[in-house]
RNA sequence: CGCGGGGUGGAGCAGCUGGCAGCUCGUUGGGCUCAUAACCCAAAGGUCGAAAGUUCGAGUCUUUCCCCCGCAA
Numbered sequence: 001c002g003c004g005g006g007g008u009g010g011a012g013c014a015g016c017u018g019g020c021a022g023c024u025c026g027u028u029g030g031g032c033u034c035a036u037a038a039c040c041c042a043a044a045g046g047u048c049g050a051a052a053g054u055u056c057g058a059g060u061c062u063u064u065c066c067c068c069c070g071c072a073a
Stems, first nucleotide, its partner, number of pairs: 002071006010025004019056001027043005049065005
């Protein structure tokens, strides 16, 4: 250099065919308890790897680039 897969809250992942960005765990606050864990309720936390393009509208489609994993050489 060539081919394939991936990048989405702190962690692990979903988001199918473009239409309000979600789930589990974690964190914080409250409840429950003599107390802790468990359990229940609520909240915070995301410029969806970067830039550009298409579109009324992009996590999703197109192009270039960056990073990670694998295959071949």
Molecule: transfer RNA
Organism: uncultured Clostridia bacterium